[in-house]
């Protein structure tokens, strides 16, 4: 670094250095000198692979990664409905916007398995 797969509404603190940005990427919207964001040390939480224990369900934090603001923060592509709205319509019907809600995608994270 590429590809194939599973998961992504839960759940988790502090203390030390450093010093201006970070929340992938755009918009918004957050967080953050009342010190964020990175590093370190202790502590946790528990997706996933192995392990042990169990007839099995599962249990254990024992190893190998992951992770400890906010729904993968929320939308970025389609559908579906639709509170409601200027507008077009003589009426019905109908076109147009559209909060929000729900599905299925797009892109990213993180395990596992190949190359």
């Nucleotide at each position: 670094c590429u590809c194939u797969u599973a998961u992504c509404c839960a759940g988790a603190g502090a203390a030390g250095c450093u010093g201006a940005g970070g929340g992938a990427c755009c918009g918004a919207c957050c967080c953050u000198u009342u010190g964020a964001c990175g590093c370190u040390u202790c502590g946790g939480c528990a997706a996933c692979c192995a392990g042990a224990c169990u007839g099995a369900u599962g249990u254990c934090a024992u190893g190998g990664u992951g992770c400890c603001a906010a729904a993968u923060u929320c939308g970025g592509c389609a559908g579906u409905g639709a509170a409601u709205g200027c507008a077009a319509a003589g009426c019905c019907a109908u076109u147009c916007a559209a909060a929000c809600a729900c599905u299925g995608g797009a892109a990213g994270a993180u395990g596992a398995g190949a190359g």